[in-house]
Context: one part of a larger RNA
RNA sequence: CUGGGCGUAAAGGGCGUGUAGGCGGUUUGGUAAGUUUGAUGUGAAAGCCCUGGGCUCAACCCGGGAAUUGCAUUGGAUACUGCUAGACUAGAGUGUUAGAGGGGAUGAUGGAAUUAUGCAUGGAGAGGUGGAAUUCAUAGAUAUGCAUAGGAACACCAGUGGCGAAGGCGAUCAUCUGGCUAACAACUGACGCUGAGGCGCGAAAGCGUGGGGAGCAAACAGGAUUAGAUACCCUGGUAGUCCACGCUGUAAACGAUGAAUGCUAGACGUUGGGGUUUAACCUCAGUGUCGUAGUUAACACGAUAAGCAUUCCGCCUGGGGAGUACGGUCGCAAGAUUAAAACUU
Repeated sequence: CUGGGCGUAAAGGGCGUGUAGGCGGUUUGGUAAGUUUGAUGUGAAAGCCCUGGGCUCAACCCGGGAAUUGCAUUGGAUACUGCUAGACUAGAGUGUUAGAGGGGAUGAUGGAAUUAUGCAUGGAGAGGUGGAAUUCAUAGAUAUGCAUAGGAACACCAGUGGCGAAGGCGAUCAUCUGGCUAACAACUGACGCUGAGGCGCGAAAGCGUGGGGAGCAAACAGGAUUAGAUACCCUGGUAGUCCACGCUGUAAACGAUGAAUGCUAGACGUUGGGGUUUAACCUCAGUGUCGUAGUUAACACGAUAAGCAUUCCGCCUGGGGAGUACGGUCGCAAGAUUAAAACUU
């Protein structure tokens, strides 16, 4: 190399876009590079193998053959692949008419609630817990009403419901903007699939600069609990959480299931279209539950496959050492990424 695998045993890249590369629909002609068949040359000798012979045999030696699976030149074949010229429409895309949506960005607006402050009422507790205490309160708390300020989040609707490649997205309105679906079948005519590198996006926490700061709350302080309590519970409380710009680039980034295409029983829900004889119907695209064949070590999966196949990429190869050391790259740092060995079992 050939091989076996990747839902849970080791193993799917966090997600996209796309370069090189790999792979690629139907059909006709040409070519003959791959492919295939023949011929010629070469493929040293020795050795191995077959066969014959010579030393009395054997080892050994000599002759002949086969083999040397290769390479080159040349003559044919043309199914498949390639190349080339043309044609097609089932893949892909465009168009027309509709449709759904928390997809994204920016701006504006709104109400409920928490907190703070002011005024008023009122007068002794409030708060908190398993029980307490720290804490707040006669300098008037808690409670109630009105007003003001400010920040953050958007109850009900809300749904194995919707949208997005993933991360993720939920008040309302406006502007800008990406994708998706159906019907029609007018147009292009294979324009496709995958994708090493590259580039972009990427929760939370964290970092830099400048704002903001209501609530919550690492750290921290106090009160409890306890043998102790650097915790769980309580009272406070700073970073942070929010905004703008920049960085970080990781997660149980999960469906622990890469992308694309084709094929393979049904039943019952649901979202959005279309058709219709309006039906308990048909159909397309999603999203769920069960289930046949089949698969699986089992659990389970089962047209949204983990079934049957093809193409391309990523990854795995006993446990520990270790996702560590060293080196490289990236980063302000934290660290990220790439990634061993000794030794041990």

A computed fold for a 345-nucleotide part of an RNA from an uncultured bacterium, annotated as small-subunit ribosomal RNA, central domain. The coordinates come from a structure-prediction model, not an experiment, and the mean pLDDT is 88.